[in-house]
Context: one part of a larger RNA
RNA sequence: CCCGCACUAGGACAAAAAGACCCCGUGGAGCUUUACUAUACCUUGACAUUGAGUAAGGGCUUGAUCUGCGUAGGAUAGGUGGGAGCCGACGAAGCUGGGCUUGCGGGCUCGGUGGAGGCGUCGUUGAAAUACCACCCUGAUUGAGUCUUGACCCUAACCGGCGCGCCUGAAUCGGCCGCUGAAACAGUGUCAGGCGGGUAGUUUGACUGGGGCGGUCGCCUCACAAAAUGUAACUGAGGCGCCCAAAGGUUCCCUCAGGCUGAAUGGAAACCAGCCAUAGAGUGCAAAGGCAUAAGGGAGCUUGACUGCGAGACCCACAAGUCGAGCAGGGACGAAAGUCGGGCUUAGUGAUCCCACGGUACUGAGUGGAAGGGCCGUGGCUUAACGGACAAAAGCUACCCCGGGGAUAACAGGCUGAUCUUGCCCAAGAGUUCACAUCGACGGCAAGGUUUGGCACCUCGAUGUCGGCUCGGCGCAUCCUGGGGCGGUAGUACGUCCCAAGGGUUUGGCUGUUCGCCAAUUAAAGCGUUACGCGAGCUGGGUUCAGAACGUCGUGAGACAGUUCGGUCUCUAUCCAGUGUGGG
Numbered sequence: 001c002c003c004g005c006a007c008u009a010g011g012a013c014a015a016a017a018a019g020a021c022c023c024c025g026u027g028g029a030g031c032u033u034u035a036c037u038a039u040a041c042c043u044u045g046a047c048a049u050u051g052a053g054u055a056a057g058g059g060c061u062u063g064a065u066c067u068g069c070g071u072a073g074g075a076u077a078g079g080u081g082g083g084a085g086c087c088g089a090c091g092a093a094g095c096u097g098g099g100c101u102u103g104c105g106g107g108c109u110c111g112g113u114g115g116a117g118g119c120g121u122c123g124u125u126g127a128a129a130u131a132c133c134a135c136c137c138u139g140a141u142u143g144a145g146u147c148u149u150g151a152c153c154c155u156a157a158c159c160g161g162c163g164c165g166c167c168u169g170a171a172u173c174g175g176c177c178g179c180u181g182a183a184a185c186a187g188u189g190u191c192a193g194g195c196g197g198g199u200a201g202u203u204u205g206a207c208u209g210g211g212g213c214g215g216u217c218g219c220c221u222c223a224c225a226a227a228a229u230g231u232a233a234c235u236g237a238g239g240c241g242c243c244c245a246a247a248g249g250u251u252c253c254c255u256c257a258g259g260c261u262g263a264a265u266g267g268a269a270a271c272c273a274g275c276c277a278u279a280g281a282g283u284g285c286a287a288a289g290g291c292a293u294a295a296g297g298g299a300g301c302u303u304g305a306c307u308g309c310g311a312g313a314c315c316c317a318c319a320a321g322u323c324g325a326g327c328a329g330g331g332a333c334g335a336a337a338g339u340c341g342g343g344c345u346u347a348g349u350g351a352u353c354c355c356a357c358g359g360u361a362c363u364g365a366g367u368g369g370a371a372g373g374g375c376c377g378u379g380g381c382u383u384a385a386c387g388g389a390c391a392a393a394a395g396c397u398a399c400c401c402c403g404g405g406g407a408u409a410a411c412a413g414g415c416u417g418a419u420c421u422u423g424c425c426c427a428a429g430a431g432u433u434c435a436c437a438u439c440g441a442c443g444g445c446a447a448g449g450u451u452u453g454g455c456a457c458c459u460c461g462a463u464g465u466c467g468g469c470u471c472g473g474c475g476c477a478u479c480c481u482g483g484g485g486c487g488g489u490a491g492u493a494c495g496u497c498c499c500a501a502g503g504g505u506u507u508g509g510c511u512g513u514u515c516g517c518c519a520a521u522u523a524a525a526g527c528g529u530u531a532c533g534c535g536a537g538c539u540g541g542g543u544u545c546a547g548a549a550c551g552u553c554g555u556g557a558g559a560c561a562g563u564u565c566g567g568u569c570u571c572u573a574u575c576c577a578g579u580g581u582g583g584g
Base pairs, nucleotide, nucleotide: 001584002583003582004581005580006579007578008577010576011575012574015570022405023404024403025402027401028400029397030396031395032394035202036201037200038199039198042194043193044192045191046190047189048188049187051154053152054151056149057148058147059146060145061144062143063142064141065140066139068137078136079135080134081133082132085119086118087117094113095112096111097110098109099108100107101106159181160180161179162178163177165176166175167174205217206216207215214234218240219239220238221237222236223235241386242284243343244342248302249301250300251299252298253297254296256280258276259275260274261273262272282291283290285348287346288345289344306329307328308327309326312323313322314321318387331340332339333338354380355379356378357377358376359375360374362373363372412459413457414455415454416453418452420448421447422446423445424444425443429439430438466541467539468538469537471533472530473529474528475527476526479504480503481502482499483498484497485496486495487494506520507519508518509517510516547565548564549563550562551560552559553558
């Protein structure tokens, strides 16, 4: 060196299982609820099945009889009209008894007695006689009709009970008959309202230096933006979701902020005068760009904050958005030339469908109309997730599932090195004196790649994750042992620095712990790295499935880097590697 045999498990990001964690899908399922929408059940009402009667209340209509009091005035005058007469032996005045009403004065009415008169026309009143007649008003009583409300009652529907009654030869079902209970209720049907996670179907946005939480989502201005335009980010700053009948149009006129000087009250600032003053003022509101020939400040007259169009451009995927000379109509202002289709400009917003209102007269289901539709104008959306999925929608899942992703998180590695560790520079100061024996502020520069992070580059058709055990290998920024310099080194000790990795670097108590604290030793009880070495070597206490409980949060399903008890770790080694051994 070649070929075996027996073994060990470090590697083949070994095998197994299209990762269960995480994210994504306009995927699924189970569960919850004060998500949405339905719905069973329940409930209420109307009508039907469903009929008879009694008294009472209420509304309306109608008939009769009454009712009506400010003051003045014979006194209790409802309104208007007619009206010179009316009532009375068919019983007037008066007297007497009863009823109703009342403003307590009377009014109306019935009976008895009585036996011939009573009332009006005239004067007081805004209005004249209930003398008489008619039509009405307010309120009351009463009769009738009709509707209605609740109550009571009936029996014959309907529903029960009983009957060694009958069908019937049958304990239970049904029909008939008889008695009886209840009764137009109940029950049932149709329609409508309420309630309704009992049940069902669904929804529950996106962006995002993983996701969630937070924030944001449309429009305007500036910077970023690299001297045209345009240009991203959870880049840096701010605004808008209006307003104005003048803050619009036109004609004419004016010039600001501030400063200095002067001037009664009057002062730092009021109003006044002079001078200086290109703009520092003002512009309805953000910013930018503009603006004094003013777009800024005033006055007069006004409504162009027009109708029908629009050459041509800007911008632009589309849809939108923007500018616009000029023509016609009929106007405003101006002497006129002219200007005027809102506002110094750029924000002040919403497609389509649907509905409504006004207009038009295009259509009009045999014809004429109409309805409906069309066309023109206008209105109704924080459709703000603002190019708007529907008129209409929240959650939990550790009981979970599927499809995918290393397009995206948790472990490990990588890059980085803010943070961390180590070293150095400067040297204010401490060190009695003296920066540098030792320590070193304010700052600065490196190195390392052990911390916490950032990034998201291999791995999600799987790279098993803390600690312990076992077995190690390496580094040196050295804990001990060795050598040396300096010292604020007398000695013993000790401090600091330099060299040095050969060897060594304990045992217990507590905790799952690494760590740490404690106890007792030791020459010393080093720091790191090795996929925070090592689970195809072991363990499985912790973390991190399914069960259960506490506290807390949540209406709830459930949830918690909160706690607690429990909880399946896979016989066979192909290759490399290593150990032992045999043969050549």
The part of an RNA shown here (large-subunit ribosomal RNA, domain V) has 584 nucleotides and comes from a Chloroflexota bacterium. Rfam family: Bacterial large subunit ribosomal RNA. Rfam links the family to the GO terms ribosome and structural constituent of ribosome. The coordinates come from a structure-prediction model, not an experiment, and the mean pLDDT is 84.